[in-house]
RNA sequence: AUGUUAUCAAGAAAGGUGGAGGGAUUAGACCCGUUGAAGCCUUAGCAACCCUUUAAACUUAUUAAAGAAGGUGCUAAAUUCUACUCAAAUGCUCAAUCCAUUUAUUGACGUUUGGAUAGAUAACGA
Numbered sequence: 001a002u003g004u005u006a007u008c009a010a011g012a013a014a015g016g017u018g019g020a021g022g023g024a025u026u027a028g029a030c031c032c033g034u035u036g037a038a039g040c041c042u043u044a045g046c047a048a049c050c051c052u053u054u055a056a057a058c059u060u061a062u063u064a065a066a067g068a069a070g071g072u073g074c075u076a077a078a079u080u081c082u083a084c085u086c087a088a089a090u091g092c093u094c095a096a097u098c099c100a101u102u103u104a105u106u107g108a109c110g111u112u113u114g115g116a117u118a119g120a121u122a123a124c125g126a
Base pairs, nucleotide, nucleotide: 003124004123005122006121007120008119013043014042015041016040017039021032022031023030026083027082028081029080044075045074046073049071050070051067052066053065054064055063056062079118084115086114087113088112089111090110091109093108094107095106096105097104
């Protein structure tokens, strides 16, 4: 590196340095940026994954509350949005078929929700 599990619409920024890019990658959209981007440093903060305490539970394991000393992480926008299409729902849309008509069925397309893929972080494992 690969892997397993959990989480990812909440929350939390100032200063110094730096000097043109940045928002992971590809494409598109949108946005941030010389009123100073990325990176690096300092300080502060957020959160509660690991962790600490208490209570319950009881032997594999867990649940609830409180906390923040330590190890990480994070501090524009949902992981900024879309992409794939397995499922469900839906439609003042289109097409085909059936029908005397209403309508029905199928397919396409659009929308929403869930899912998959990819990614980030933590813990574990090697």